Transfer RNA from Caenimonas koreensis DSM 17982, 71 nucleotides, folded computationally. The prediction has a mean pLDDT of 81. RNAcentral holds the sequence, with entries from Rfam. It matches the Rfam family "tRNA". It is annotated as a transfer RNA. Lineage of the source: Bacteria > Pseudomonadota > Betaproteobacteria > Caenimonas > Caenimonas koreensis.

[in-house]
RNA sequence: GCGGGCGUCGUUCAAUGGCAGGACCUGAGCUUCCCAAGCUCAAGAUGCGGGUUCGAUUCCCGCCGCCCGCU
Repeated sequence: GCGGGCGUCGUUCAAUGGCAGGACCUGAGCUUCCCAAGCUCAAGAUGCGGGUUCGAUUCCCGCCGCCCGCU
């Protein structure tokens, strides 16, 4: 330099055009003499910019980052 894949809560995975969900973690409450465990509730995310569409995490383009291959 060329080609390919990936980018979603703090972490790890779903969602493949129609209001972004689960688990762990965190906070509060219940329970308990206390702790742990358990139960309930809550907070928290689509890498950035544009395009298509009534509607984009999803499709297209560019940039950025990570990984793989070729030279």